[in-house]
RNA sequence: AAAGCAGGCAGAGAUGGUCGCCUCGAGAUUUUCUCGGGGAGGAAAGUCCGGGCUCCCGAGGGCAGCGUGCUGGACAAUCUCCAGGCUUAAGGGACCACAUUCCCUUGAGACGGAAAGUGCCACAGAAAAUAUACCGCCCCGCUAUUAGCGGGGUAAGGGUGAAAAGGUGGUGUAAGAGACCACCGCUCCAACGGUGACGUUGGAGGCAGGGCAAACCCCACGCGGAGCAAGACCAAAUAGGAGAGGAGCGAUGUGCCCGUCGCGUUAUUACUCUCGGGUAGGUCGCUAGAUUCCGACGGUAACGUCGGAACCAGAGGAAUGACCAUCGCAUACAGAACCCGGCUUAUCUGCCUGCUUUGAAA
RNA sequence: GGGCCGUUAGCUCAAUUGGCAGAGCAUCUGACUCUUAAUCAGGAGGUUGAAGGUUCGAUUCCUUCACGGCUCACCA
Numbered sequence: 001a002a003a004g005c006a007g008g009c010a011g012a013g014a015u016g017g018u019c020g021c022c023u024c025g026a027g028a029u030u031u032u033c034u035c036g037g038g039g040a041g042g043a044a045a046g047u048c049c050g051g052g053c054u055c056c057c058g059a060g061g062g063c064a065g066c067g068u069g070c071u072g073g074a075c076a077a078u079c080u081c082c083a084g085g086c087u088u089a090a091g092g093g094a095c096c097a098c099a100u101u102c103c104c105u106u107g108a109g110a111c112g113g114a115a116a117g118u119g120c121c122a123c124a125g126a127a128a129a130u131a132u133a134c135c136g137c138c139c140c141g142c143u144a145u146u147a148g149c150g151g152g153g154u155a156a157g158g159g160u161g162a163a164a165a166g167g168u169g170g171u172g173u174a175a176g177a178g179a180c181c182a183c184c185g186c187u188c189c190a191a192c193g194g195u196g197a198c199g200u201u202g203g204a205g206g207c208a209g210g211g212c213a214a215a216c217c218c219c220a221c222g223c224g225g226a227g228c229a230a231g232a233c234c235a236a237a238u239a240g241g242a243g244a245g246g247a248g249c250g251a252u253g254u255g256c257c258c259g260u261c262g263c264g265u266u267a268u269u270a271c272u273c274u275c276g277g278g279u280a281g282g283u284c285g286c287u288a289g290a291u292u293c294c295g296a297c298g299g300u301a302a303c304g305u306c307g308g309a310a311c312c313a314g315a316g317g318a319a320u321g322a323c324c325a326u327c328g329c330a331u332a333c334a335g336a337a338c339c340c341g342g343c344u345u346a347u348c349u350g351c352c353u354g355c356u357u358u359g360a361a362a
Numbered sequence: 363g364g365g366c367c368g369u370u371a372g373c374u375c376a377a378u379u380g381g382c383a384g385a386g387c388a389u390c391u392g393a394c395u396c397u398u399a400a401u402c403a404g405g406a407g408g409u410u411g412a413a414g415g416u417u418c419g420a421u422u423c424c425u426u427c428a429c430g431g432c433u434c435a436c437c438a
Stems, first nucleotide, its partner, number of pairs: 001358011013327007021039008041333001045344002048342005053227004065223005070084005085111001086109009112218002117216002119212003134158002136154008166184006185207001186205008231284004241275005250269003253265004291310008363437002365432005372387004381418001389405005411427005
């Protein structure tokens, strides 16, 4: 220097011109012009978490259900973030070498409980969790003699498996075995340090309980439901509903013994007025907010406090575009729809750090 | 826009305390038949949508994506 891998940070074009689109304000005129301001993202995405806001339900408590799960902190809240602990992976270093151990760097961890209980661990294997005797080893007896049969001891060796009942070495023994010893590991107790997870030191115990809780479950903590198509307000035409008026001239019913005509009556209806629900439609919700930028202070940090400055899309079939010139190039993923904080995923370019490989020079 | 569901052989569907992925139709081969169909016998065909994780072991449990479906009976 190049390539690759891992991690982190930043940007996502700028300036000028021409023609257009949406929106706000002002002015003119009037339903179109003029002037001025603003006009997508780091993910606007997935809808995976958490909140604001709105409506519905709800005395209070419990069960069920769901979610989270090392410790401490941050935040409006969180399956988020910060710091730390422990475990683990890779690389380097410390001892002559190996293993273990320790230290450093960079990453990863759904990291409470398997000693509350239940359940599962296929195949293989003697045995898969109250341990067990297939081969082997050893002892005894018999047949009988490089062997076989029977009884017993043994988990050191073989073999099976993902996993085999502390590991290595020695003592010991008929052969063996924490049976005993040293070191390592493990369990329990105490002291000290730390807010805590946990760590260090000392003592005791020969060692007891393999794995799975992203199986049921236990423990601790938390959780009402729905979502802006939430919801609120105004409110046609037509058809229902409620109340009042109302002529007898329309219709139905009814009285004059029956039918027709006629007359009477007015319960219903037609008709008129008022009220209410509610649809179409319209308005609000709607963008000034856990907002953005700068500075100071506090904190290891996440973040907080204070001060100053700024206003930065808000449509409602859906605007944010196209072309030209210059900057060496303008190109990836991709388009707001109630609003925020995260996570995840997609993607172009540049920079920084670490490691590996290759090449060149000294 | 919000909300909800699904993905297994060419097609339609099964598969439960996690333990060799099956069935029907279709397809292929053979038999029967003059031939075809039907029938009978046999066979092949699967990265269980993708990637990662938990586990000895995943269609099954967990996470993240991809694709598809439900707006006339998921919501105005």

The prediction has a mean pLDDT of 76. Two RNAs folded together computationally: RNase P RNA and transfer RNA, 438 nucleotides in total. It holds a member of the Rfam family "Bacterial RNase P class A". The family's RNA type in Rfam is ribozyme. Rfam links the family to the GO terms ribonuclease P activity, dimeric ribonuclease P complex and tRNA processing. Rfam describes the family as follows. Ribonuclease P (RNase P) is a ubiquitous endoribonuclease, found in archaea, bacteria and eukarya as well as chloroplasts and mitochondria.